[in-house]
Context: one part of a larger RNA
RNA sequence: CUGGGUGUAAAGGGAGCGUAGACGGCUGUACAAGUCUGAAGUGAAAGCCCGUGGCUCAACCGCGGAACUGCUUUGGAAACUGUAAAGCUGGAGUACUGGAGAGGCAGGCGGAAUUCCUAGUGUAGCGGUGAAAUGCGUAGAUAUUAGGAGGAACACCAGUGGCGAAGGCGGCCUGCUGGACAGAAACUGACGUUGAGGCUCGAAAGCGUGGGGAGCAAACAGGAUUAGAUACCCUGGUAGUCCACGCGGUAAACGAUGAAUGAUAGGUGUUGGUGGGCAAAGCCCAUCGGUGCCGUCGCAAACGCAGUAAGCAUUCCACCUGGGGAGUACGUUCGCAAGAAUGAAACUC
Numbered sequence: 001c002u003g004g005g006u007g008u009a010a011a012g013g014g015a016g017c018g019u020a021g022a023c024g025g026c027u028g029u030a031c032a033a034g035u036c037u038g039a040a041g042u043g044a045a046a047g048c049c050c051g052u053g054g055c056u057c058a059a060c061c062g063c064g065g066a067a068c069u070g071c072u073u074u075g076g077a078a079a080c081u082g083u084a085a086a087g088c089u090g091g092a093g094u095a096c097u098g099g100a101g102a103g104g105c106a107g108g109c110g111g112a113a114u115u116c117c118u119a120g121u122g123u124a125g126c127g128g129u130g131a132a133a134u135g136c137g138u139a140g141a142u143a144u145u146a147g148g149a150g151g152a153a154c155a156c157c158a159g160u161g162g163c164g165a166a167g168g169c170g171g172c173c174u175g176c177u178g179g180a181c182a183g184a185a186a187c188u189g190a191c192g193u194u195g196a197g198g199c200u201c202g203a204a205a206g207c208g209u210g211g212g213g214a215g216c217a218a219a220c221a222g223g224a225u226u227a228g229a230u231a232c233c234c235u236g237g238u239a240g241u242c243c244a245c246g247c248g249g250u251a252a253a254c255g256a257u258g259a260a261u262g263a264u265a266g267g268u269g270u271u272g273g274u275g276g277g278c279a280a281a282g283c284c285c286a287u288c289g290g291u292g293c294c295g296u297c298g299c300a301a302a303c304g305c306a307g308u309a310a311g312c313a314u315u316c317c318a319c320c321u322g323g324g325g326a327g328u329a330c331g332u333u334c335g336c337a338a339g340a341a342u343g344a345a346a347c348u349c
Base pairs, nucleotide, nucleotide: 003321004320005319006318007303008302012317014201015200016199017198021194022193023192025088026087027086029084030083031082033081034080035077036076037075038074039073040072041071042070049065050064051063052062053061054060091191092188093187094186096183097182098181103177104176105175106174107173108172109171110154115149116148117147118146119145120144121143125136126135162169163168206247207246208245209244210243211242215241216240220236221235222234223233258316259315260314261313262312266294267293268292269291270290271289272288273287274286275285276284277283278282298305299304322349323348324347331342332341333340334339
């Protein structure tokens, strides 16, 4: 390399949109590029292979055949692929009706709690720990009552519940807006799937500018612990956490499981629809979409997976090919930087 693989052994891109490309439903018609077939020409000889013969054998050599899997020209076939025009509705989509949802963005509002400020009551402690101390407090703290300020997060509901492509999304109301689902069946008529590059989104931390800052809290300071304690514990505390606009582009970005389609025993929860039945606060049956558990066949090294497949098939993309060196060096691209992306080798076992 042919291959064999990718849940956990190396290996699924963090996610989506989509270009080129690859692949692609049903019906008949035409063409004949691929495909199949006939013929002709060519495919030098030698060599290889088969048969046979000549040197005593063999090497070597002679003769015959086959082969030369190819190319060119020409006649034909039309199932499949392709191409062209035409048609179809099952794939896909549009319109319609309806309900569900922490989907997104913007604005407004609310209560609980922490902290701080002011005032009242009140007096010697409070706080903290394994035990303490640092710390706070007679300049009146802690506790408690009333009022005020400000920021952040939204208890209960809450659920292997819901929504979203992923990241993620949770108080209430309003506006704008995306998607999915069900039902009917009007319309379009293969418009599809995947997707190298590309573009967009992308937790937390981080960076830039300007705000904001209650609580928490890297760094830092102090108190303890300890042989030491640059920690774990305690008292403080700055970036940050929050907002706006940019940058960054990584995560155990996980279901460690790429996307799509088809068919393949059952059982039992739950969620959103629809239809039907019954004795109707309800129950049962059927069906479509999601989300869980158990389990047959099958698969798997085992664990386990099992209609949400890791089973059976097809299409397309990505990735792996012993461990270390190393996600390093060099180069390149991107970035304000931090760094990110791409990504070796020597050597060694």
The prediction has a mean pLDDT of 90. This is a predicted structure of a 349-nucleotide part of an RNA (small-subunit ribosomal RNA, central domain) from an uncultured bacterium. It matches the Rfam family "Bacterial small subunit ribosomal RNA".